[in-house]
RNA sequence: CUCUUAUCAAGAGAGGUGGAGGGAUGUGCCCAAUGAAACCCGGCAACCGUCAAUCGUUCAGUUGACAUGGUGCCAAUUCACACAAAGCAGUUUGCUUUGAGAGAUGAGAG
Repeated sequence: CUCUUAUCAAGAGAGGUGGAGGGAUGUGCCCAAUGAAACCCGGCAACCGUCAAUCGUUCAGUUGACAUGGUGCCAAUUCACACAAAGCAGUUUGCUUUGAGAGAUGAGAG
């Protein structure tokens, strides 16, 4: 980097360093010197994992416990929309629902 698969409506600091940017992309709309990014500390969470129970046993499954291990995450629904279909309203266009695409993260494969 590519492929497969699962999840994305919950959750998480009024700390320190740091100094101007940040929210993937475009548009919009936001956040930011009442201090952005980044780093540290702190926290959230059970995806992998570990342990236990259960199905006669093993595996798988299901349920529960555990943040000690591997990741992840900590403004706004993945901030909204971006493509398609259906429905509703309607002059331009808007709203709703569903699906796809894109993105993020985990696990596996190449």